[in-house]
Model confidence (mean pLDDT): 79 of 100. c-di-GMP-I-GGC riboswitch aptamer from a Woeseiaceae bacterium, 113 nucleotides, folded computationally. Taxonomically the source falls in Woeseiaceae (Bacteria, Pseudomonadati, Pseudomonadota, Gammaproteobacteria).
RNA sequence: AACGACAAAGGCAAACCUGAGAAAACUCAGGGACGCAAUGCCACGGGUCCUCGCUUCCUCCGAGUAGCAACCGUCCACUCCCCGAAGGACCCAAGAUCGCCGGGCUGCCGAUU
Numbered sequence: 001a002a003c004g005a006c007a008a009a010g011g012c013a014a015a016c017c018u019g020a021g022a023a024a025a026c027u028c029a030g031g032g033a034c035g036c037a038a039u040g041c042c043a044c045g046g047g048u049c050c051u052c053g054c055u056u057c058c059u060c061c062g063a064g065u066a067g068c069a070a071c072c073g074u075c076c077a078c079u080c081c082c083c084g085a086a087g088g089a090c091c092c093a094a095g096a097u098c099g100c101c102g103g104g105c106u107g108c109c110g111a112u113u
Base pairs, nucleotide, nucleotide: 001113002112003110004109011036012035016031017030018029019028020027021026034099040105041104042103044102045101046100047097048096049095051093053092056089057088058087059086061084062080063079064078065077067075068073
C1' cells in the first nucleotide's frame, strides 16, 4: 500500500414511536435495530427532495368593454401593463440529503497478499 476473516476489542444506527425545532424537505434528543469496515468528517460535481422568496406562463375566480331587438343569463367574444384571490407548470435563488453515486480529508484491528 492492498484486502476484509463465522478473528478480537469496540463503534455507528434504517423503519417506527415519543418530545423539541423548521414554511417544508429535514434536523436534534430519548427509545428502537434494518443495515454499515469508513454508515467517521466535508454539500465540491451529479442525482433526488423541499418551496418562505423569485421569473415567465397556464387554469379558475374576479373586473372591464361589446354581442344576443329590449330585458334576462350557470349565455357568449375580446381584453386585463399595474392592482385582487386560489391552484398549477417552468426558470432562478435559497435550503435539505454524505445511509443515492462520484470526489476530497482522516481513522481501529490483522486471518491474508